[in-house]
A computed fold for a 1508-nucleotide RNA from an uncultured prokaryote, annotated as small-subunit ribosomal RNA.
The prediction has a mean pLDDT of 82.
The sequence is in RNAcentral, with records from ENA.
Rfam family: Bacterial small subunit ribosomal RNA.
């Protein structure tokens, strides 16, 4: 540090996602030790039981036991410390820094003075008595450092006066005046006094009270500054703001009251809401910043819930009172008791968080002179792998590369030096044993130094008796034994380190994301292996990081999400040029302050480390103060370059008002004049004989203003378009002159603001929603027609919206050019006008830098910068709900959430499409021949039947196709039935022994088989006893077989696109990339054929030549084959002799190349024409089929993964069957006839075939064909007859002398066999059919259409198939159209690529939200009732020790009443907020519902916004 995910690819915007680190965690599997930490995060729920706060006999009384000791209670300090928790609180609560001259302070330190003298109770106790008990009630008795008075005081209070300072109030000092204290105890000692055990006074020491200065620490108040959401919370306050007088309080102050005035907060965000203790600090990040506030530190709030006060130095008080309430206990039913958010525990709640342990040994509180006592604070220990650090679980060696797993290409590979095995080691547990190691060394005695006035007091040494450990017999240290006790988890498809095999077969299941699973799964479950970590080791949650994804550091905003629909303008924000004052921001430096701890840096200490200890840095903050003055602000004063005023001038659809005009369209009225008019893609409703349409006069009414009109002009935006007049606004030029920063921008706010809507009233010509009708259509609530009404005009009132667009917010300045237009100026020049040079505004167009993902932008920026202001943060839900708010209404404006999704987007690029364009080709279509589709029959298919009708092909490219031929067999497990199991075939082992094989025979049977008998036998060595090998059986193993599946696992092999003219690389170059260039463009070809031209040069597989055939001609050769010339011959015949001229046959050669001429054309390639030629522009034909597409076809031609069967899905056998028939379909044959049919005469062929063959000839047969046999493995014999043609008779347009279907009857031939089911013969029979709808299908020349002959398959069977030739046309020379292909180009929202891709509504599942008559619940607040507790206040006729008074009595106090307040509680109108709610909206989602076809290509009416 980045990766992975949108795409066919690629950039880009964009969100999901992972990888790190962390946790007071939780689950899951697993688990040796040992250190140091940490442990209810949910119910601030409710708690049994113990213990968490007491001490002090040196104050004091009494009372029992008394030698002591102890107990209660008065009375003193203490309980406000310290220990829990975060419920409440958004506040001066906490943080930082500041005030206090507006305050208090027990205990503690330093001083300064006093401590006289007296009175009266009262508790315990005792007697009695109520009560169940808590707990009283009445009598008597008693002390005090408990309580009260009186003197006393002048350093305190308070009043007045003065004098010095200060920061308003003040504050310090003097001086007068009133007014206010106390308390003892204990020790020691007897010089004087008293009495004389030895005490008391007295002295002395200690340690108290009291008051007072001070000081520590501590509290309390006030103030600056700082830190959390919501504006769908925008206006809040009556003790509110401030004044005066008074009260209260340690103190200020509406903190309380009374009166006066009427202010005070808020957009820098008041009030309200909803959240939450605050901080040091911890987690993360480079870091700025985010997230948090466990554990230890600081401060706050709270103590069952709500109030209130006493006490006291401090509380409105966790283990106190006292009231209300809620719960829970105990009761004798009358009353009473409690408050674990202290520490263990329980119960509950939770995913989940511990022992009802020891000690006060250390360290700290409280009491006490002490000794000592409390002390669940603390210190240990006990559970938890919950964290972090540290150890161990063994080292060395050791190859037959053991067994054994696992896999496999069967050799091997790996598990793996791993393991057995050989040597060692002894860490941890374990056993023994030592262990005053540290924590404990102060206190107390005792001695002594320093210090002092000092033998106090304090410091320090020293010594001595000693004394004291919960943890714990534990840390550590020694010996003992033996490698023994001590390894798991996750993970291996990328993203991420790690790959095999088996099972599963869109099942089952995984998944963090992208995705794995549909029969070969490295992704699923098991093995093996291997990665990673490791006493741990995944998952779940949760937080920062990546993510610059909220962007201060650091982000945008034509087209990706985003410039407000436009102006003016207030607040705010930012602002020229000079000069000057200040020093607020800003820079410096000094103080104080930032708590300890942490963090970092250096040392130490525990064997290391984690932990601890010390020291430094550091705390980026804040206040004071003092220095700077450049910039910003301030204050002053000055200036003109921005701004603006004043003058003159012309431009314009700027805007309002009113008049005023012509053309044209409708309607009226007349006039001529007839039958159609109108309208479409064709139509049809409409209008017309009642006279229309058309014209011709004439007139009314309303709306918009051709032509000029122009990517021209003016306006802020919308937006403005006949003429003329009034009024008005802005902008530009130009010239001086003037004001002298008067600017920019602008959150609220105000105005303006197309169209459609909308109210009122006007007016309505023409158009035209709604609506009618007619057409189209499967259907048409649309497109088209034919009518029509709001509307469209006008006037005032609204609405405020649009794709309000430049999809570009406003000013300012800065930067390379050319060339248009508009308005207003200058130069030159001219007589004048132009040309031609320049200014300044405003509008385009091209385009360089630079910018941009690109496309594009480019002085009119999307470039460079400053300033302001709006706005964005993944798609959907959604501009929706709710709310608020503006509108007569429609709606607007402001605007979530919950669910889901893992991508939606932008630009470009390559492809494929398009009912988008251009070029060009093909029997594509047109011209033309013949056909099929009607008919019969023949073949193939589907279908339907069957026991089976065996499988396969399926638009073109399945269908006379695999099949170049199913009676059996072929033939397939297709059926039915009989059999066979190492097997019909192949190999190998092992064993077995000569009869089971061969071969003969027999029984049985449809064979197939099964049973049963008969017979002969081998090679080699040999010791003659056998031994041993082969082939062969036989049995038993390995394995054989499978036309079984899977052509969507394959290889070969094939069809079509197409014999169309294309696909491709190299190097370059161009582009962020993917690509693109090349290969486009022009011309030109059958062609990506060539030329030309170019950032392209060049190659490669196609093409086209090479090859084969065919057409000409030369040479060569001359038998089978020819026969012109000689000869011989026949009835005739190359029949024979011979010949090589001719055909031919078959070999090698020639030839054709736009070569030549002529025109076009660019002087090109080429294209017309023409000569020669046998042929002429690839000469006809065939071979030959590029990258690639169809997951085309074929596991049944053959090969082969994998899979599945083995007494069967192998294998033999016998019959069926594949031929089956209501019916569709495709291919063919033969024909409807006179260009024919019959008959009968008589010509001309090419290719091929021939031995299980072909078969003459001759003979029998009407034939089919036999019988008999010559030649002949062929240029020789032989299939063999060509046939249409031609010559001649007959037939006369009829279902016929056309047509032959079908049927009888009799025969042939093949073949074990011709019934299912074969071909032909003869005779008889004589069906349909008279040219074939809609539709299609082949041909462009020796083709088409006739015509006949062969060949293969084959025993036999051919209307199919592959060939041969003979006759032999006809059109067309064109690309509008249908079809298919190419190339450029455009558009795309397709990429499985139009059989593409998507809408929306019903239907029926699911999920979350809204309304909803309601309903039930919580907050806070207002208003009113009642009012407890308690302060205060007022009374106070009742009560009463201290004081006063001689007494009466009185003061003073109390109980009691009453009032102000007042908690909880009733009630009542609101309000806000959850929850539920029958029914209802719409939203989401979900492999395969339903209707339609709105969008994407001109998406078949261009889309789309905004309105009805």
């Nucleotide at each position: 540090a980045g990766g992975g995910u949108u795409u066919g690819a690629u950039c880009c915007u964009g969100g999901c996602u992972c990888a790190g680190a962390a946790u007071g965690a939780a689950c899951g599997c697993u688990g040796g030790c040992g250190g140091c930490g940490u442990g209810c995060c949910u119910u601030a729920c409710a708690c049994a039981u113990g213990c968490a706060a007491g001490u002090c006999g040196g104050a004091u009384g009494u009372g029992u036991c008394g030698c002591a000791a102890g107990a209660c209670a008065c009375a003193g300090c203490g309980a406000a410390c310290g220990g829990g928790u975060g419920a409440g609180u958004a506040a001066c609560a906490c943080g930082u820094g500041g005030a206090u001259a507006a305050c208090c302070u027990g205990c503690c330190u330093a001083g300064g003075u006093g401590u006289g003298g007296g009175g009266g109770a009262u508790a315990a106790c005792u007697u009695u008595u109520g009560g169940a008990a808590a707990c009283g009630g009445a009598a008597g008795c008693u002390a005090a450092u408990a309580c009260c008075g009186c003197a006393u005081a002048c350093g305190c209070u308070c009043g007045a006066g003065g004098a010095u300072c200060g920061c308003a109030u003040g504050a310090u000092c003097c001086u007068c005046g009133c007014g206010g204290a106390a308390a003892g105890a204990c020790c020691g000692c007897c010089u004087c006094u008293u009495c004389u055990u030895g005490a008391a006074a007295g002295c002395g020491g200690u340690u108290g009270c009291a008051u007072u200065u001070a000081g520590a620490g501590g509290g309390a108040u006030c103030c600056g500054c700082g830190g959390c959401u919501g504006a769908u919370u925008a206006g809040c306050u009556a003790g509110u703001u401030g004044g005066u007088g008074g009260g209260g309080u340690a103190a200020u102050g509406g903190c309380c009251u009374a009166c006066c005035a009427a202010g005070g907060c808020a957009a820098c965000g008041a009030u309200c809401a909803g959240u939450a203790g605050c901080c040091g600090g911890c987690c993360u990040g480079a870091g700025a910043g985010g997230g948090c506030g466990a554990u230890c530190g600081g401060c706050c709030a709270c103590a069952c819930u709500g109030g209130a006060a006493c006490u006291g130095a401090g509380a409105c008080a966790c283990g106190g009172u006292c009231c209300a309430g809620a719960c829970u206990c105990c009761u004798a039913c009358g009353g009473g008791a409690g408050g674990c958010a202290g520490c263990a525990g329980u119960g509950g709640g939770g995913a989940a968080u511990a022992u009802u342990g020891g000690a006060c040994a250390a360290u700290g509180g409280g009491g006490g002179c002490a000794a000592c006592c409390c002390u669940g604070a603390u210190c240990c220990a006990g559970c938890a792998a919950c964290g972090c650090c540290g150890c161990g679980u063994g080292g060395a060696g050791g190859a037959u590369g053991a067994a054994g797993g696992u896999u496999c290409u069967c050799g091997g590979a790996u598990u793996g030096u791993a393991a057995a095995c050989u040597c060692c080691u002894g860490u941890c547990a374990g056993a023994u044993g030592g262990g005053a190691a540290c924590g404990a060394a102060a206190a107390a005695g005792u001695c002594u130094g320093c210090u002092u006035a000092a033998u106090a007091a304090g410091c320090g040494g020293a010594u001595u008796c000693u004394a004291u450990g919960a943890c714990g017999g534990u840390a550590c240290c020694a010996u003992c034994a033996g490698a023994g006790g001590a390894a798991g988890c996750c993970c291996c498809g990328g993203c991420u380190a790690a790959c095999u095999c088996c099972g599963u077969g869109c099942c089952a299941g995984c998944a963090g994301c992208c995705g794995c699973g549909g029969u070969a799964a490295u992704a699923c479950g098991g093995g093996g292996g291997g990665g990673g970590c490791a006493a741990g080791c995944g998952u779940u949650a949760u937080u920062c990081g990546g993510a610059a994804u909220u962007a201060u550091u650091g982000g945008g905003c034509g087209u990706a999400a985003a410039g407000g629909g436009c102006g003016c303008g207030u607040a705010g924000g930012c602002g020229g040029u000079c000069u000057u004052u200040u020093a607020a921001g800003u820079c410096a430096g000094a103080u104080g302050u930032g708590a300890a701890a942490u963090c970092c840096c250096g040392a130490g200490g525990c064997u290391c480390a984690a932990c601890c200890u010390c020291g430094g840095a550091a705390c980026u903050g804040c206040a004071u103060u003092u220095c700077a003055u450049a910039c910003u602000g301030u204050c002053a004063g000055a200036c003109u370059a921005g701004a603006g005023u004043a003058u003159u001038g012309g431009a314009g659809a700027g805007g309002a008002a009113a008049g005023u005009g012509g053309a044209a369209u409708a309607c009226c009225c007349g006039g001529u004049g007839u039958a159609g008019c109108g309208g479409u893609g064709a139509a049809a409703u409409g209008c017309g004989u009642a006279g229309a349409g058309a014209u011709c006069g004439g007139g009314u009414g309303g709306a918009a203003c051709a032509c000029c009109a122009g990517u021209g002009g003016c306006g802020a935006a919308g937006g403005c378009g006949a003429c003329u007049u009034u009024c008005u606004g802005g902008a530009c030029a130009a010239u001086u002159a003037c004001u002298g920063a008067c600017g920019c921008u602008g959150a609220g706010g105000c105005a303006c603001g197309a169209a459609a809507g909308u109210g009122u009233g006007g007016g309505g010509a023409g158009c035209a929603a709604a609506c009618a009708g007619g057409a189209u259509u499967a259907g048409a609530u649309a497109c088209c027609c034919u009518g029509g009404u709001a509307g469209u005009c006008c006037a005032c009132a609204c609405c405020c919206u649009a794709a309000a667009c430049g999809a570009u917010g406003g000013a300012u300045a800065c930067u390379u050019u050319g060339u248009g237009c508009a308005g207003c100026g200058g130069g030159u020049a001219u007589c004048g006008a132009c040309c031609c040079c320049u200014g300044c505004u405003g509008u385009g167009c091209a385009g360089g830098a630079g910018c941009u993902a690109a496309c594009g932008c480019a002085u009119u920026a999307a470039g460079u910068a400053u300033c302001c202001c709006g706005c964005c943060u993944g798609g959907g839900g959604a501009g929706u709900a709710c709310g608020g708010u503006c509108g007569c209404a429609a709606g607007g404006c402001u605007g979530a959430a919950a669910c889901u999704c893992a991508a939606a987007g932008g630009a470009a690029u390559u492809g494929a499409c398009g009912g988008g364009g251009g070029c060009c080709c093909g029997c594509a279509c047109a011209a033309g021949c013949g056909g099929u589709g009607g008919a019969g029959c023949a073949u193939g298919u589907g279908g339907c039947u069957u026991a089976a009708u065996u499988c396969g092909a399926g638009a073109c490219u399945a269908c006379g196709c695999g099949a170049a031929g199913a009676a059996c067999c072929u033939u397939a497990u297709c059926c039915u039935a009989g059999u066979c199991u190492u097997g019909a075939c192949a190999u190998g082992c092992a064993u077995g022994g000569a009869u089971u094989a061969a071969c003969c025979c027999u029984g049985u049977g449809a064979a197939a088989g099964c049973a049963g008998g008969g017979c002969c036998a081998c090679g080699c060595c040999u010791u003659c006893g056998g031994g041993u090998g082969g082939a062969a059986c036989a049995u038993g193993c390995a394995c054989a077989g499978g036309u079984g599946c899977u052509g969507c696992a394959u290889g070969g092999c094939u069809g079509u696109c197409g014999u169309c003219a294309g696909c491709u690389c190299g190097u370059g170059u161009c582009g962020u990339g993917a690509g693109a260039u090349g290969u486009c463009g022009c011309g030109u070809u059958a062609a990506g054929u060539c030329g030309c031209u170019u950032a392209a040069c060049g190659a490669g597989c196609g093409a086209a030549a090479c090859c084969c055939u065919u057409g000409u001609c030369u040479c060569u050769a001359g038998u089978u084959g020819c026969c012109a010339g000689c000869g011989g011959g026949u009835a005739a015949a190359g029949c024979c002799g011979g010949g090589g001229a001719c055909u031919c046959u078959a070999g090698a050669g020639a030839g054709a190349c736009c070569g030549c001429c002529g025109g076009c054309g660019u002087u090109a390639a080429g294209c017309c024409g023409g000569a020669g030629g046998a042929a002429g522009g690839u000469g006809g034909g065939g071979a030959u089929g590029a990258c690639g597409u169809c997951a085309a076809g074929u596991c049944c031609u053959c090969a082969u993964g994998g899979c599945c069967c083995u007494u069967a899905u192998g294998a033999c056998u016998a019959g069926g069957g594949c031929u089956g028939c209501a019916c569709a379909c495709g291919u063919c044959c033969u024909a409807c006839a006179a260009u024919g049919g019959a008959u009968c005469g008589c010509a001309c062929a090419a290719a091929g075939g021939g031995a299980u063959g072909c078969a003459a000839a001759a003979c029998c047969g009407c034939g089919a064909g036999g019988u008999c046999a010559a030649g002949c493995a062929a240029a020789u014999c032989c299939c063999a007859a060509a046939a249409a043609a031609c010559g001649a008779u007959c037939c006369c347009u009829a279902g016929u002398u056309c047509g032959g279907a079908u049927u009888g009857c009799a025969g042939g031939c093949u073949g074990c066999a011709a019934c299912u089911c074969g071909c032909c013969u003869g005779c008889a029979u004589g069906a349909a059919g008279c040219u074939g709808g809609a539709a299609u299908c082949g041909c462009u020349a020796g083709u088409a259409a006739u015509c006949g002959c062969g060949g293969g398959u084959c025993a036999g069977c051919a209307u199919a198939c592959c060939g041969c030739g003979g006759u032999g046309a006809a059109u067309g020379u064109g690309u509008u159209c249908c079809u298919g292909a190419g190339c450029c180009u455009u558009g795309u929202a397709c990429a499985c690529a139009c059989c593409g891709c998507c809408c929306g509504u019903c239907a029926a599942g699911c999920c979350a939200c809204g309304a909803a008559a309601g309903u039930g619940g919580g907050g806070g607040g207002c208003a009113u009732c009642c009012g407890a507790a308690g302060u205060c206040g007022c009374c106070g006729a009742g009560g009463u020790a201290a004081c006063c008074g001689c007494a009466a009595g009185g003061a003073g106090c109390c109980a009691g009443g009453c009032g102000c307040c007042g908690a909880a509680g009733g009630u009542g109108a609101a309000u806000u907020u959850g929850g539920u709610g029958a029914u209802u909206g719409g939203g989401g989602u979900g492999a395969a519902g339903u209707c339609g076809u709105a969008a994407c290509a001109a998406g078949g009416u261009a889309a789309c916004c905004g309105u009805a």